Context: one part of a larger RNA
């Protein structure tokens, strides 16, 4: 941009693409069938392993905002804190894997091959006519995607295809002898208003390299705050008390117990118009 208006929603599937699946091991058949013994299958069925696809984060293991310890040095001390991306103990979401799940049967039609019936050539033959079976291959079956599949698809709902003017054709009726004039219509052009919707801005994440995709924009819970839940990290500062140890005997005083499941976060949940989605 087209699919003779526009937008929303579901859907067919021509046609494209996949390797989605391989291989092994065991048990049961069974010490059975064969075999004098000696040894010894298969079809069938069930469980497991590993390689490989694919998706996931409950658990497991990594990352990991953060939240605590602790060393050296600086902010005079105390508290708070920088720096050494210092070193240690956990560690939510997210994102991984080394965690976790799934990855069948079957049907058609054939290859090589196995056969029926069957002449040509009284027999005989899988073939000439005909028919039956026959693979990890071949097309379904599964999965991904696809109406730009120009034969351009089906189905449902919304809203719209409108009005005014000028022009330039035409067509039917009325009056008229007749030019014509008047009323009703039909199609093309120009211009102006409208006008479903789409896009821009804006606030954003289940999307994301930029577009795109999905949500919201006051008739609002779209993000930010702010509140509570829950989760992480381990008991804050600051006051009491108490104490190992020094003392110059007046004090100082690492710890420790209490207040205190505290303090501090948080990317998770819900609530709240307090910001900002305002006007356009």
């Nucleotide at each position: 941009u087209g699919c003779g208006g526009a937008a929303g929603g579901c859907c067919u599937g021509a046609g494209g693409g996949g390797a989605a699946g391989g291989u092994c091991c065991a048990u049961c058949u069974a010490g059975u069938a064969c075999g004098a013994g000696a040894g010894g299958a298969a079809c069938g069925a069930u469980g497991g392993a590993u390689c490989g696809g694919g998706g996931c984060c409950u658990c497991u293991g990594g990352u990991g905002a953060g939240c605590g310890g602790u060393u050296g040095u600086c902010u005079g001390a105390u508290a708070a804190g920088g720096c050494a991306a210092g070193c240690c103990g956990c560690g939510u979401a997210g994102c991984u894997a080394c965690g976790c799940c799934c990855c069948a049967a079957g049907c058609g039609a054939u290859a090589a091959g196995a056969g029926c019936u069957g002449a040509a050539a009284g027999c005989a033959u899988c073939u000439a006519a005909g028919c039956u079976c026959g693979a990890a291959g071949c097309g379904c079956u599964c999965c991904c995607u696809a109406a730009a599949a120009a034969u351009a698809g089906g189905c449902c709902u919304u809203c719209u295809u409108u009005c005014u003017g000028c022009u330039u054709u035409u067509g039917a009726g009325u009056a008229g002898c007749a030019a014509u004039a008047c009323u009703c219509g039909g199609a093309a052009g120009c211009a102006g208003a409208g006008g479903a919707g789409a896009g821009c801005u804006c606030c954003c994440g289940u999307a994301g390299a930029a577009g795109a995709c999905g949500g919201g924009g006051u008739u609002g819970a779209u993000a930010g705050g702010c509140c509570a839940g829950c989760a992480g990290u381990g008991u804050a500062a600051g006051c009491g008390c108490u104490u190992a140890g020094c003392u110059a005997a007046c004090g100082c005083g690492a710890g420790g117990c209490g207040u205190u499941c505290a303090g501090c976060u948080g990317a998770c949940u819900g609530g709240u118009a307090c910001u900002a989605a305002u006007c356009g």

A computed fold for a 280-nucleotide part of an RNA from an archaeon, annotated as large-subunit ribosomal RNA, domain VI.
The coordinates come from a structure-prediction model, not an experiment, and the mean pLDDT is 81.
Its Rfam family is "Archaeal large subunit ribosomal RNA". On this family, see Yusupov et al., Science 2001: "Crystal structure of the ribosome at 5.5 A resolution".